[in-house]
RNA sequence: AACUAUGAUUUCUAGGGUUCCGCAAGUAUAGCUUGGUCAGGUCCAAGAGAAAUCACAUAGCUACAUGCUAUGCCACGGAAGGAUAAAAGCCUAGGAGAU
Repeated sequence: AACUAUGAUUUCUAGGGUUCCGCAAGUAUAGCUUGGUCAGGUCCAAGAGAAAUCACAUAGCUACAUGCUAUGCCACGGAAGGAUAAAAGCCUAGGAGAU
C1' cells in the first nucleotide's frame, strides 16, 4: 500500500430517553403546570448480545422429490453529525483509525 470475509426478517435482552399512560410535587382541581436526579407500562434498541424462521454455501444421505440431516468460525474502535418527543451499543458505521 492492496486484498479477503462476515445474509435478511421477526421477537426479545443489555442499554436508552420522556411523546402517551402511570407516579411524585404544586395548583386556579373532570383540568393545568413542573419533575426522567421517577426502579414502572407504551416507545427506541445492538455488526462486534440472545433465540426463531427464511435464504445462501459446503459435506453427507436418499425413495431422485428444488427432499432430509449436519456445519457455517472471527470481530479493538473514536470524535463529530443525523432522526424521532427525546436519547442511546439506533443511523452515518464491520466507516475513520488501531491491529
Molecule: Guanidine-I riboswitch aptamer
Organism: Rummeliibacillus suwonensis